The prediction has a mean pLDDT of 81.
A computed fold for a 1404-nucleotide RNA from Euglenaformis proxima, annotated as small-subunit ribosomal RNA.
Its Rfam family is "Bacterial small subunit ribosomal RNA".
RNA sequence: CGGCGUGCUUAACACAUGCAAGCCGAACGUUCUAACAUAUGUUGGAAAGUGGCGGACGGGUGAGUAAUAUGUAAGAAUUGACAUUUAGGUUGGGGAUAACAAUCGGAAACGUUUGCUAAUACCCAAUACGGCUACUAAGUUAAAGUUUUUCGCCUAGAUACAAGCUUGCAUCUGAUUAGUUUGUUGGUGGGGUAAUGGCUUACCAAGACUAUGAUCAGUAACUGGUCUUAGUGGAUGAUCAGUCACACGAGAAUUGAGAUACGGAAUCGACUCCUACGGGAGGCAGCAGUGGGGAAUUUUCCGCAAUGGGUGAAAGCUUGACGGAGCAACGCCGCGUGGAGGAUGAAGGUUUUAGGAUUGUAAACUCCUUUUCUCAAAGAAAAAUCGAUGAUAGUAUUUGAGGUAAAAAGCACCGGCUAACUUUGUGCCAGCAGCCGCGGUAAUACAAGGGGUGCAAGCGUUAUCCGGAAUUAUUGGGCGUAAAGAGUUUGUAGGUGGUUUAAAAAGUUUAAUGUUAAAAUUUAGGGCUUAACCUUGAAAAAGCGUUAAAAACUUUUAAACUUGAGUAUGAUAGGGGUAAAGGGAAUUUUCAGUGUAGCGAUGAAAUGCUUUGAUAUUGAAAAGAACACCAGCGGCGAAAGCGCUUUACUAGGUCAAUAACUGACGCUGAGAAACGAAAGCUAGGGUAGCGAAAAGGAUUAGAUACCCUUGUAGUCUUAGCCGUAAACUAUGGGUACUAAGUUAUGCUUUAUAGCAUUUCUAAAGUUAACACGUUAAGUACCCCGCCUGGGGAGUAUGCUCGCACGAGUGAAACUCAAAGGAAUUGACGGGGGCCCGCACAAGCGGUGGAGCAUGCGGUUUAAUUCGAUGAUACACGAAGAACCUUACCAGGAUGAGAUAUGUUAGGAAAAUUUUUGAAAGAAAGUUGUGCCUUCGGGAACCUAAACACAGCUGGUGCAUGGCUGUCGUCAGCUCGUGUCGUGAGAUGUUGGGUUAAGUCCCGCAACGAGCGUAACCCUUAUUUUUAGUUAUUAAGUAAAAUUCUAAAAAGCCUGCUAAUUAUAAAUUAGAGGAAGGUGAGGAUGACGUCAAGUCCUGCAUGCCCGUUCGGUCCUGGGCUACACGCGUGCUACAAUGGGUAAGACAAUAAGUUGCGAAGUUGUGAAACUCAGCUAAUCUUUAAACUUAUCCUCAGUUCGGAUGGGAGACUGCAACUCGUCUCCCUGAAGUUGGAAUCGCUAGUAAUCGCCGGUCAGCUAUACGGUGGUGAAUCCGUUCCCGGGCCUUGUACACACCGCCCGUCACACUAAGAAAGUUGGCCUUGCUUGAAUAUAUUAUUCUAACCUUAUUGGAGGGAGAUAUCUAAGGCCGGGUUUAUAAUUUUAGUGAAGUCGUAACAAGGUA
Repeated sequence: CGGCGUGCUUAACACAUGCAAGCCGAACGUUCUAACAUAUGUUGGAAAGUGGCGGACGGGUGAGUAAUAUGUAAGAAUUGACAUUUAGGUUGGGGAUAACAAUCGGAAACGUUUGCUAAUACCCAAUACGGCUACUAAGUUAAAGUUUUUCGCCUAGAUACAAGCUUGCAUCUGAUUAGUUUGUUGGUGGGGUAAUGGCUUACCAAGACUAUGAUCAGUAACUGGUCUUAGUGGAUGAUCAGUCACACGAGAAUUGAGAUACGGAAUCGACUCCUACGGGAGGCAGCAGUGGGGAAUUUUCCGCAAUGGGUGAAAGCUUGACGGAGCAACGCCGCGUGGAGGAUGAAGGUUUUAGGAUUGUAAACUCCUUUUCUCAAAGAAAAAUCGAUGAUAGUAUUUGAGGUAAAAAGCACCGGCUAACUUUGUGCCAGCAGCCGCGGUAAUACAAGGGGUGCAAGCGUUAUCCGGAAUUAUUGGGCGUAAAGAGUUUGUAGGUGGUUUAAAAAGUUUAAUGUUAAAAUUUAGGGCUUAACCUUGAAAAAGCGUUAAAAACUUUUAAACUUGAGUAUGAUAGGGGUAAAGGGAAUUUUCAGUGUAGCGAUGAAAUGCUUUGAUAUUGAAAAGAACACCAGCGGCGAAAGCGCUUUACUAGGUCAAUAACUGACGCUGAGAAACGAAAGCUAGGGUAGCGAAAAGGAUUAGAUACCCUUGUAGUCUUAGCCGUAAACUAUGGGUACUAAGUUAUGCUUUAUAGCAUUUCUAAAGUUAACACGUUAAGUACCCCGCCUGGGGAGUAUGCUCGCACGAGUGAAACUCAAAGGAAUUGACGGGGGCCCGCACAAGCGGUGGAGCAUGCGGUUUAAUUCGAUGAUACACGAAGAACCUUACCAGGAUGAGAUAUGUUAGGAAAAUUUUUGAAAGAAAGUUGUGCCUUCGGGAACCUAAACACAGCUGGUGCAUGGCUGUCGUCAGCUCGUGUCGUGAGAUGUUGGGUUAAGUCCCGCAACGAGCGUAACCCUUAUUUUUAGUUAUUAAGUAAAAUUCUAAAAAGCCUGCUAAUUAUAAAUUAGAGGAAGGUGAGGAUGACGUCAAGUCCUGCAUGCCCGUUCGGUCCUGGGCUACACGCGUGCUACAAUGGGUAAGACAAUAAGUUGCGAAGUUGUGAAACUCAGCUAAUCUUUAAACUUAUCCUCAGUUCGGAUGGGAGACUGCAACUCGUCUCCCUGAAGUUGGAAUCGCUAGUAAUCGCCGGUCAGCUAUACGGUGGUGAAUCCGUUCCCGGGCCUUGUACACACCGCCCGUCACACUAAGAAAGUUGGCCUUGCUUGAAUAUAUUAUUCUAACCUUAUUGGAGGGAGAUAUCUAAGGCCGGGUUUAUAAUUUUAGUGAAGUCGUAACAAGGUA
């Protein structure tokens, strides 16, 4: 762009305007008019009227209707205008009336009276083949004309088509609708209808419908078909076609062949309009159109040319039926928006690892084409029937021309489902979302850009239906634990049912036949260029009817059978039931005795009892309830349930034999009935013990509980009621079949057995798994009950039952995306078992108290830089803050920077002076001309300029790498293959032993392997060999040796012996040995956990942020503050000590900017001077200890803080803020509360020494080193941590988990409710329009009759009666809306109170 279709799903709401049903003069009279003609005519036209046909079709709509409907298949008691056809007829008369004229009324609509007139209008008579009265007889019954023909009219029959009526079957939901019905069901008579019939009426009978769902309520036009589905089905009933119903709401009629009549009439009602207020008019659910409603649906178009209808003899007229056009991407179909070439892979965009990639042959560019488009010319078919006749339409189509491919592409999506990915922005915001879900600073999920994917003149959203959904399961599901077996039995209806024979033929099967409208679907063709679309033919299904046949099965009838079922006879077990009688033990109470101070209770107590004598004990008595042992997954019973003994009555079961009797009598079982624990209720009795409620005592934060002391109802019994339980085997009943073994009970007795019951294991099979498994949850059949996501809720409401409590039946709104089952792996438990660890215990010494040191918190401050915070931060980063460090603060500076690379220009580099300043720096000078060279220049360095950039201890350790801590040096963590399981997973790795150890052995559906353990490595204890200076032994030298040094070896392996165990692994004891069972110590840290720590490690790093600053330089200050709290340490509190003096013995380790001997000075720190040493050579008094002496238990000869003074050293610098020395001063503190830490042997404790960092030092810290050198370990109950196995779980962020209820607040929905309100249905009464029917005093009356009349027949009006719409009154039922107040439920990140449940959940 074109073709073909479709277009108020809502208000059957209201409608302005126009049109949608007229036609006939060849039925009739009249009026007007034209032409011709002037014969007062002829031929036409128009108008209203009489008459005829049609307005019952066509067109619209779906309100009502659950059956007077529809569909399908039959039927008999009917009717019919027009049409076709057959037979017969069409004669003779009569009286009116509209139009018209005049008159009167009225606003109008319309009407009154008088007069005239026609007919195919109306009436009478005749005729009667035929029709009707059931037949005979007898009677009765018709007509219309007009014309040149035709065309009509009447009677009767037939056909076609149409209509009415009857019947079977089919046809939505609700039982929280169970009984309905009185013309109701049937009969007889009368009436009525076209016709059957309670259709109607009188009488008679009492029926009729209903669990196969009546009645009632809700919803709904039905069908062919349409959508969907593999199919069965499910949903639906637009367009097209068939039927029905309706025409503003309601009842009822007339006319007519046909109507109870969409565009007819009468009446009532509602509404609208006109009005002169008296009265009138109207009905779009016809076509257009308007308002309204609504998410939403078109033009007040053209034409009767075609098809069809009406009418007419016909021409014709008419037709919003119909044919067409218009509007709408609303649907289906077709076509196009270009084709071929074209790489510098252009520009631009996007992105980037900065190279490139992508958009992309896409574009540009070259060549070509012109469907569609625009213009022009020609130009249909559809027309039949001689001619004429085309709305569509100048359309389709054809031809030509035109212009630089020209004028023509969008929508959705891109996390998964689901085809398609990146960048930027945003930062749980904005937003997305069909489900899961996305977004909290690196978003493929939001928004935008680029790119891509899909469909395409469309695309996406929304709504609805079917599908997937086996998720209502007929095909085709389930019920042990997920939702679901009724508490149990009896039994009605129903369903279902053993063997044989015969018959029937209802089901069933076969064949034929009728029907199942057309269209549609399917299929073979045909026609539009194709397709959609249209069209010709064929086929087809299932249903229903009829006919014929078959007889296996089901069914029915008849006759039989015995195996199912039952009966009889004989045995037998039993807590089966009901009633009565009897019994002993125990408990409590009472009485009496003995006897004395407590008893009783509990985790511990108290309340309670007791000197008025308890408890205890002896004897006697009373009462009530329950029946020890036997006693047993043993018995009986339908279940509930039943337990001392005996008796009476009574029911059921099992076995065996006779195979004696009956002869399918069976099974199940909706409704129904009976029984039915405990608690509870009513009335009477009874009451020992126990014991809700209640009281008291404890416990506790509280304790309306758990525990204790009391204790009422109740528990018992009789008579009734209730009717429920985890009434459980969470498993309905019956029948048959499908391996074995096993326990027990009963019977039989031919016995290794049979039948019935019962327990366990287990095969096949089943099951989601767990599990079930001849007692099925297996394989099949029959019958019943029940289920369909969680919550709301077993609630509300209604009904039934109950004395009541309550029981039975039993929803919805709303809300969530789960709830649930079984099993798995973990984690956890105030679960269990086994085991280990300085975990406890046994010991030793500390911390917590004091003073000081040091770190942290807090506070303060301009700053007190930052990080680390349970264990696993706190003498930690920091192996050393006066400046520096330094990151902090104040001030002064700097501007491509203190530092790197690149560009340009200049200059060698460099050294040095002056001024100023707190310094950094700023300003101004002086000296100096190097190296390589191919002679162009180059390398390093400096200065200046501009920009790319630098730099940052800025943020994020929750973006990261690396490193580290911790569980833990705990013994674990995994894999391959195999096997088991649907799977998650399991096995291995569990078990029996053993070990420090998943260490080793044995066993085992596992067999092996890896990371860990162990070992390999280092140090140390012993020896040997080798080598040896600078060590040691000496006064010195040589040689040799060694407790020396440092290299290599040896040695220890449960190797040997014995015992134990299982003959193993291993353990215990012993021997030998320096060392004995890992000899001791170190290094070494599995898979992983803690979003553990660190972006400040001068390690790395993504992203973000600032860049005259958060960078850099400098001076000064701060990190050292100080009411206070905590951690880690040092020193002490003294006599196992302190002071003084003398004496003895180490090992690491360090040293040239260094260690520094000896000597001198100083009380001393130290200074001066100086030897040796680049180190087994030189540089270091070890201390505790021993000996002697003083102190004699005190705030001291303990303790040393604090303070004053004087010095030394380092260093530019010692004030904030260093260390050391000397003199003086001489604080607290007399062994430390609750609590808590370390340690198992050369360990703890104690004693010094050395080193790193470092100018110096705050080191009492940290890391090493040696000296002296203990005590204790019975053991694993408990605390803590860990490992393995097992168990429970509602936990999985994993117990610091999960989670319940009240209250408070907000929102939502629902119930109840004094009432209020609307709709619908309805009993009774009342009133009663129009119509119809009947009757009729009254009144009016042309046709026929008549005695011609004031008559009769007939008819009209009026009146009365019957029926009755609408209306009124008193009620009833049902349903909607609403209501003060009230109740419940649900939902809602961080409210209150507790902790009920999940573990033994702390009382299962």
Annotation: The RNAcentral record of the sequence draws on ENA, Greengenes and SILVA.